[in-house]
Molecule: transfer RNA
Organism: bacterium
RNA sequence: GCCCAGGUGGCGGAACUGGUAGACGCGCACGGCUUAGGACCGUGUGGAGCAAUCCUUGGAGGUUCGACCCCUCUCCUGGGCA
Numbered sequence: 001g002c003c004c005a006g007g008u009g010g011c012g013g014a015a016c017u018g019g020u021a022g023a024c025g026c027g028c029a030c031g032g033c034u035u036a037g038g039a040c041c042g043u044g045u046g047g048a049g050c051a052a053u054c055c056u057u058g059g060a061g062g063u064u065c066g067a068c069c070c071c072u073c074u075c076c077u078g079g080g081c082a
Stems, first nucleotide, its partner, number of pairs: 001081007010026003019065001027045006046055003058074005
C1' cells in the first nucleotide's frame, strides 16, 4: 500500500431483508433472607431534565417518511496479502 472483519449503556453482547435502539447476561442501587456476609429471591438500572420532552450505535456528511442497518469521507482495533 491493497483486501476482509469489527467499533452499540459501567462491562460482555443482541437487534433477520431499513420500521419502538439497548433483548439477554454481568455489574450496580434499594429491599427481603442472615447474627453478619456470600449465595439466593423481588424491584429498578443509557444520558439530560422537576416534568413534558429531548439526546444517544467511534466521528462528520448524505439518501429516505423513517438508518445500528444503505452510500461517501475519516479515526481506531483485529486478521490476511505483498